[in-house]
RNA sequence: AAGGCAGGCUUUCCUGUCGCUACGAUCCAGGAGAUCGGAGAGGAAAGUCCGGGCAACACAGGGCAGCAUACUUCCUAACGGGAAGCUGUUUUGCAAUAGCAAAACAAGAGCAAGUGCCACAGAAAACAACCGCCCUGCCUUGUGCAGGGUAAGGGUGAAAACGUGAGGUAAGAGCUCACGGCUUGCGCGGGCGACCGUGCAAGCGGGUAAACCUUAUGCGUUGAAAGACCAAAUAUACCGGGGCUUGAGGGCUGCCCGCCCAAUCCCGGAGGGUAGGUCGUUGGAGGGCAGGUGUGAAUCUGCUCCCGGAUAAAUGACAGGAAUUCCGCAACUGCGGAAUACAGAACCCGGCUUAUAAGCCUGCCUUUUUU
RNA sequence: GACUUGGUAGCUCAGCUGGUAGAGCACAUCCCUUUUAAGGAUGGGGUCCUGGGUUCGAGCCCCAGCCAAGUCA
Numbered sequence: 001a002a003g004g005c006a007g008g009c010u011u012u013c014c015u016g017u018c019g020c021u022a023c024g025a026u027c028c029a030g031g032a033g034a035u036c037g038g039a040g041a042g043g044a045a046a047g048u049c050c051g052g053g054c055a056a057c058a059c060a061g062g063g064c065a066g067c068a069u070a071c072u073u074c075c076u077a078a079c080g081g082g083a084a085g086c087u088g089u090u091u092u093g094c095a096a097u098a099g100c101a102a103a104a105c106a107a108g109a110g111c112a113a114g115u116g117c118c119a120c121a122g123a124a125a126a127c128a129a130c131c132g133c134c135c136u137g138c139c140u141u142g143u144g145c146a147g148g149g150u151a152a153g154g155g156u157g158a159a160a161a162c163g164u165g166a167g168g169u170a171a172g173a174g175c176u177c178a179c180g181g182c183u184u185g186c187g188c189g190g191g192c193g194a195c196c197g198u199g200c201a202a203g204c205g206g207g208u209a210a211a212c213c214u215u216a217u218g219c220g221u222u223g224a225a226a227g228a229c230c231a232a233a234u235a236u237a238c239c240g241g242g243g244c245u246u247g248a249g250g251g252c253u254g255c256c257c258g259c260c261c262a263a264u265c266c267c268g269g270a271g272g273g274u275a276g277g278u279c280g281u282u283g284g285a286g287g288g289c290a291g292g293u294g295u296g297a298a299u300c301u302g303c304u305c306c307c308g309g310a311u312a313a314a315u316g317a318c319a320g321g322a323a324u325u326c327c328g329c330a331a332c333u334g335c336g337g338a339a340u341a342c343a344g345a346a347c348c349c350g351g352c353u354u355a356u357a358a359g360c361c362u363g364c365c366u367u368u369u370u371u
Numbered sequence: 372g373a374c375u376u377g378g379u380a381g382c383u384c385a386g387c388u389g390g391u392a393g394a395g396c397a398c399a400u401c402c403c404u405u406u407u408a409a410g411g412a413u414g415g416g417g418u419c420c421u422g423g424g425u426u427c428g429a430g431c432c433c434c435a436g437c438c439a440a441g442u443c444a
Base pairs, nucleotide, nucleotide: 001367002366003365004364005363006362007361008360009359010358012322013321014320015319016318017317018316020040021039023037024036025035026034027033042342046353047352049351050350051349052348053347054223055222056221057220061257062256063255064254066219067218068217069216070215071085072084073083074082075081086108087106088105089104090103091102092101093100094099109214110213114212115211116208117207118206130154131153132150133149134148135147136146137145138144139142162180163179164178165177166176167175181204182203183202184201185200186199187198188197189196190195227279228278229277230276238269239268240267241266242265249261250260251259286305287304288303289302290301291300292299293298323340324339325338326337327336328335329334372443373442374441375440376439377438378437381396382395383394384393390427398414399413400412401411402410420436421435422434423433424432
């Protein structure tokens, strides 16, 4: 210098003309309009995947079911999010090995609680005897039959019953021993903790919980079409069924209990009327700067700013110029052309995930050149 | 705005605790028939919507995305 990977940040700019939306001021005025002024999409406004605010339901509640999460500590309003770590796996580098370092990833509680499943192959997939090895018995003395022992060897498989060596045995086997590995329990030392180191004892129980399940923790339900208010309109005409305190039915929670309301009632058919507006709604876990604390996520203090609010849905169109990138001509900073993404608020906020042209920063890796 | 289902052969659909993906219609060839249809036999045809993960193994289980349909004033 070029290329690649990962993470973070930014999200083209200026002028003019004509518009759109809400707001403020002034004028006219009491319907709204005119003029002026400054303001007017995002990092994801998206997916609606989590969490919270807010609102209603009975300003009571219990149980079952269901759902979610799952190493530790911390951050936070809260979270399944984030930060810092622990452990494990993989890759790379160094190293004779042991090991050390770095990076990435992890739904990382419990199959040593119970149940289920593990195709094909294989004797056997978790109460392992097919071949082989060994013992005993029988008689037809054989490549025999019957009974039993044995997981060292063979082969199958994704996975085969702790590994290596020695002893031991009829043959073998953690059967015993040495070294090593792993699990559980109890101690000691370090750490807030996950965990690490170490000692003793018992043991060797295959995998699978993104299989049922168990344990622990959390969750009441419904979402702005929640809900509050105003206005407008009105007929339960008619038919069928049920019910009136021994109670139909309802009370926004799947079921049960309990509680409350309930007769001018409830369900179905059929019909009539209305189908507009205001609030909720944007000043908030808000933004910027400076300082402090903390490894960090974050948090505290001070100063300062007001920064979209529409409802069929405003935030735009045109013209000119600039900037960046690419291509061609060309040749020293010139000319011409093309491109500037993904996408657009709909109650609000914190995250996650996904889409994204171009540029910048940081770290790592590969190749080449120079010193 | 708030939600719920589904995506498997050209079409319509199965696949029920994870173990070589099937049916009907359609298509091709053959048989039958004078010929066609019907009938019979055989056969071909699959990115199980896409990507990643769990697992020895995924159409099925989990996560993310894409597309389609439907419900609620």